[in-house]
Context: one part of a larger RNA
RNA sequence: UCUAGUUUAGGGAAUUCGGCAAAUUAGUCCUGUAUCUUAGGUAUAAGGGAUCCCUGCAUUCGUAUCCAUUUGGGUGCGAUUUCAGGGCGCAGUAACAAAGGUGGUCCGACUGUUUAACAAAAACUUAACCUUCUGCUAUGCUGUAAAGCUUUGUAUAGAAGGUGAUAUCUGCCCAGUGCCAGUACUUUAAGCUUCGUUUCAACGGGGUGAAGAGCUGGUAAACGGCGGGAGUAACUAUAACUCUCUUAAGGUAGCGAAAUGCCUUGUCGUUUGAAUGACGACCUGCAUGAAUGGUAUAACGAGAUCGCCACUGUCCCAAACUAGAUUCUC
Repeated sequence: UCUAGUUUAGGGAAUUCGGCAAAUUAGUCCUGUAUCUUAGGUAUAAGGGAUCCCUGCAUUCGUAUCCAUUUGGGUGCGAUUUCAGGGCGCAGUAACAAAGGUGGUCCGACUGUUUAACAAAAACUUAACCUUCUGCUAUGCUGUAAAGCUUUGUAUAGAAGGUGAUAUCUGCCCAGUGCCAGUACUUUAAGCUUCGUUUCAACGGGGUGAAGAGCUGGUAAACGGCGGGAGUAACUAUAACUCUCUUAAGGUAGCGAAAUGCCUUGUCGUUUGAAUGACGACCUGCAUGAAUGGUAUAACGAGAUCGCCACUGUCCCAAACUAGAUUCUC
């Protein structure tokens, strides 16, 4: 000096990106328990008290014995549950083992799963909701095929996809791309047919002609999309209102400096002595927005973030000790 530990007066997060690490708490019994809530929970919420030994009265039970006419009563031993009095120590779960607590916000409903060996999560899954295909020799998948699985199942079933508990909702657009349906008609290959040319082979023209495409419709919990410019109210400002260009339709309800906001440390309020933080508002949304789900949400979380209490060698500011290692000398 390093590794692993132990203990530190006073202060108590001043440390640090950040309480990382450590400390605090801890079992059992009694008491007591807010807020929110899907009324189940939250909850061991929080907070407070007790815990050892001795003696005594009593409770309940077992057992033995005595009394007794029965429920039972007495005594002994054992177990059990209180209460009261006393005793000792700084300390009575205390060697081990054994929750720190609490309040906001974000995300994901939850239990569960995952990158064996840098990621455990807000990712995946999930119940639930929705769409599409499929009537059974089903659909889908595997195989060249025979055949097999789905299934010895039958639409309350099977397959594929999306959203992701619950509550409340889920607006407008079918022009584009896809999918579905229709199609008198147009286009259209080979083949067939017919005509011409021709010795043959071939060649040329006409007719017929499937799917597809054209054409006509439907479909957004299909892929996706959801404007601009002027003017206007008796202070100013703003614009319920009007005009205009334009689109398939011009973003509705909600939410909003957000895990999304460039400008930005936006502005205001609360929190601090001081806040690019957090929370609550505002809306001027660079570039929010409705199952590519929107919003709210109790419970849950080794998730993210910000406070408060307790606690501490994280720090002020270091020190001592224990056990090893290293180094040096013998």
Molecule: large-subunit ribosomal RNA, domain IV
Organism: soil metagenome